[in-house]
RNA sequence: UACAGAGUAGGUACGACGCGUUAAGUGCCGCCGGAUGGGAGGUUGCCGACGGACGAAAGAGUUUUCUGCGAUGACGUACCGCAUCCGCUGAU
Numbered sequence: 001u002a003c004a005g006a007g008u009a010g011g012u013a014c015g016a017c018g019c020g021u022u023a024a025g026u027g028c029c030g031c032c033g034g035a036u037g038g039g040a041g042g043u044u045g046c047c048g049a050c051g052g053a054c055g056a057a058a059g060a061g062u063u064u065u066c067u068g069c070g071a072u073g074a075c076g077u078a079c080c081g082c083a084u085c086c087g088c089u090g091a092u
Stems, first nucleotide, its partner, number of pairs: 003090003010080006017073002019070003028052003032048003038086003058067003
């Protein structure tokens, strides 16, 4: 010098444990803020606050258990995963 590769936020699937089913949560819209490979950079991705609209699947058993249901939560495993420049690893 040229080449190859790893790693973020997070996503999907599965597992096990919870929460809700007396409707929270999830999802949608607006607005503000925040985080996001080791560094620079910061978004058509992610998270949070506030406001708005919408709104659900229960059944059996019979005394708290089972089977369901929810774009349900966090955890574990597998796979996927930041343009560009520098750095890192490998080999030349």

A computed fold for a 92-nucleotide RNA, annotated as THF (Tetrahydrofolate) riboswitch aptamer. Its Rfam family is "THF (Tetrahydrofolate) riboswitch aptamer". From the family's description: Tetrahydrofolate (THF) riboswitch was first reported for Ames et al. as an RNA motif in 5' untranslated (5'-UTR)regions of folate transport and biosynthesis genes in Firmicutes genomes. The coordinates come from a structure-prediction model, not an experiment, and the mean pLDDT is 80.